[in-house]
Context: one part of a larger RNA
C1' cells in the first nucleotide's frame, strides 16, 4: 500500500425492528447423504451443492452392471474394384448377427444407388476445471476501479479519488497541487400506464336496416373497444419556503402519470487455483481383439435412516349439491380437434372447421345466490390397499399416467431453530407453455381477488466511504 480489530465517526440494504405468511411435527412427491446392490453412471456440497445439469430414466436416453457378439471398427472423406444393391421374405437366435430365396430401375454408360481389399485415418461421458478456452455462480445493480500530465516523497507511494454540503448513485455543486480522461453510474434499448394520427380484416358495433327460440349472424358503418405503426408527454419545466450552489420540502398548481412514474434487459477492475475437460472447444497422460463398437435383459425407480425443497391437510373466513358471473397470456397439420351418439367416468366412435385475431385446445378457478353439515378424528383429511377399467405406446411384470367402486392411515397448527414479502407486493385463486409418444406437486410465463405493517437504526447480518491500531501479508 493493502488486509484484519468483541476501534471510533458517517451511511445503506426486508439487515433487525414493526406486521402478514410460512418452514421445522403428520402424509406424500422430490433432490441430497448413508446403507444396501452384478449395478445401484457421473457430476453439483457453508452462503454461491441438495424439485442443481435432467425444459421431462419402462426400451431408447444410458454415460452403470450381467450376458452374447465386432476388431481400420457404430460415423464421414479418398479409394483399387464388385454389380446388384435397395426393397420383400424364410430359416435358427433374447438379440445383435448368421445362412439362404425372391429381386427392380435409370443411364448421357461417366454414374445415381450399394458393398468395398490395403491404406491415410478412427473412436474414448477414460484422467487431469490446479494445464487452459469458453460459458456461469458470489460479493453485487453495491459504487466503485483505474490511467496521462503535472506536484510532493530518497523511495515503496501519495496526490487527483480526501473535505463541506448533496445523491439511488465517484450523482452533482462548493472549496482544494492539482488538471483533464478512461472502465462503472445514469441515458440511449424493450414492455407496461395516458392521449393523439394514419390503417378497419379474421377484430369491433353506438346510430340506420334485416333476421333469429337466441347469437356482429347479415347490410352497412369506423364512432368505440382492440391491433399495430407513427407521434406526443415528466424536464424539480411553473409556484411558494430554505440554501452560494448542487439539490430540499409542500395532500402547491397542471397533468392520465411527479421527482428514477412501474419492470425488464444491461453486472466496472477483480475476489473466490469457486464450478464445469459430461454441452463444446482443447494442451498433457492413458486405452487401442479394448477404457473403442453393437443387442437383449436389468439398474438409475433399492430403503433401518438423516437433512433440504415443495404439494396436500388437520377444517365452518369450512366441506358438499344446485344455479351463475367475469381473464390474460399461450400452443396447434405425424397437430389442435368442434358437433353428434355411446359410456357413471377415464374415454371410444364418428366426422365439421382451422396453416389460424377467423376454427380448436377452452366451462377460467377461487368470487357471488340458495340448501345442508354443527365441532366430531367428523359429510374433515386423503395416504395405503383390493377390484374392475381407460389411455399412450413393440412393450406400463421390476417401472407410467389417469377413471370408477370399496378401503378411510397419520394429522387437531407443529420444540429449539429458521425463511420470503414493503403495493398492485404478500397471501390466496385458477389458465397456458416449454420439455413430451406417455408421464409434474417441479420450472417459465400469464391472468383474477388482493391485505397489514415500517416509531425507528440500539441490536444481529452484508456491503460503502473516512480515520485509528497492529508482532499480518
Nucleotide at each position: 500500500u493493502g488486509a484484519c480489530g468483541g476501534g471510533g465517526g458517517c451511511c445503506c440494504g426486508c439487515a433487525c425492528a414493526a406486521g402478514c405468511g410460512g418452514u421445522g411435527g403428520a402424509g406424500c412427491a422430490u433432490g441430497u447423504g448413508g446403507u444396501u446392490u452384478a449395478a445401484u453412471u457421473c457430476g453439483a456440497u457453508g452462503a454461491u451443492a441438495c424439485g442443481c445439469g435432467a425444459g421431462g430414466a419402462a426400451c431408447c436416453u444410458u454415460a452403470c452392471c450381467u450376458g452374447g457378439a465386432c476388431u481400420a471398427g457404430a460415423a464421414u472423406g479418398c479409394g483399387a474394384g464388385u454389380g446388384c444393391u435397395a426393397u420383400c421374405u424364410g430359416c435358427a437366435g433374447a438379440g445383435a448377427u448368421g445362412c439362404g430365396g425372391a429381386g427392380u430401375u435409370c443411364u448421357u454408360c461417366g454414374g445415381a444407388c450399394a458393398c468395398g481389399a490395403a491404406g491415410c485415418a478412427a473412436g474414448g461421458u477414460g484422467c487431469u476445471g490446479c494445464a487452459u478456452g469458453g460459458c456461469u455462480g458470489u460479493c453485487g445493480u453495491c459504487a466503485g476501479c483505474u490511467c496521462g500530465u503535472g506536484u510532493c516523497g530518497u523511495g515503496a507511494g501519495a496526490u487527483g479519488u480526501u473535505g463541506g454540503g448533496u445523491u439511488a448513485a465517484g450523482u452533482c455543486c462548493c472549496g482544494c497541487a492539482a488538471c483533464g480522461a478512461g472502465c462503472g453510474c445514469a441515458a440511449c434499448c424493450c414492455c407496461u400506464a395516458u392521449u393523439c394520427u394514419u390503417a378497419g380484416u379474421u377484430g369491433c358495433c353506438a346510430g340506420c336496416a334485416u333476421g333469429u327460440a337466441a347469437u356482429g349472424a347479415u347490410g352497412g358503418g369506423g364512432a368505440c373497444u382492440c391491433u399495430a405503426a407513427g407521434a406526443a408527454g415528466a424536464c424539480u419545466g411553473c409556484c411558494u419556503g430554505c440554501g452560494c450552489a448542487a439539490g430540499c420540502a409542500g395532500a402547491g398548481a397542471g397533468g392520465a402519470a411527479g421527482g428514477a412514474g412501474g419492470g425488464g434487459a444491461c453486472g466496472a477492475c477483480g475476489u473466490c487455483a469457486a464450478g464445469u475437460c459430461a454441452u463444446c472447444a482443447u494442451g498433457g497422460c492413458c486405452c487401442u481383439u479394448a477404457c473403442g463398437u453393437c443387442c437383449a435383459g436389468g439398474g438409475c425407480u433399492a430403503c433401518a435412516c438423516a437433512c433440504g425443497u415443495g404439494c396436500u391437510a388437520c377444517a365452518a373466513u369450512g366441506g358438499a349439491g344446485c344455479g351463475u358471473a367475469c381473464a390474460a397470456a399461450g400452443g396447434g397439420c405425424u397437430g389442435c380437434g368442434a358437433u353428434c351418439u355411446c359410456g357413471c367416468g377415464a374415454g371410444a366412435g364418428u366426422c365439421a372447421g382451422c396453416u389460424a385475431a377467423u376454427c380448436c385446445c377452452a366451462u377460467a378457478a377461487a368470487a357471488c345466490g340458495c340448501u345442508u353439515c354443527g365441532u366430531a378424528g367428523u359429510c374433515c383429511g386423503g395416504a395405503u390397499c383390493g377390484c374392475a377399467g381407460u389411455c399412450u405406446g413393440c412393450a406400463a411384470c421390476u417401472c407410467g399416467a389417469c377413471u370408477g367402486c370399496g378401503u378411510g392411515a397419520a394429522g387437531u397448527c407443529g420444540g429449539a431453530a429458521u425463511c420470503g414479502c414493503u403495493a398492485g407486493u404478500a397471501a390466496u385463486c385458477g389458465c397456458a407453455g416449454a420439455u413430451c409418444a406417455g408421464a409434474a406437486u417441479g420450472c417459465u410465463g400469464c391472468g383474477g381477488u388482493g391485505a397489514a405493517u415500517a416509531c425507528g437504526u440500539u441490536c444481529c447480518c452484508g456491503g460503502g466511504c473516512c480515520u485509528u491500531g497492529u508482532a499480518c501479508a
A computed fold for a 473-nucleotide part of an RNA from Lotharella globosa, annotated as small-subunit ribosomal RNA, 3' major domain. The full RNA is in RNAcentral, with records from ENA. NCBI's taxonomy places the organism under Eukaryota, Rhizaria, Cercozoa, Chlorarachniophyceae, Lotharella. Its mean pLDDT, the model's own confidence on a scale to 100, is 82.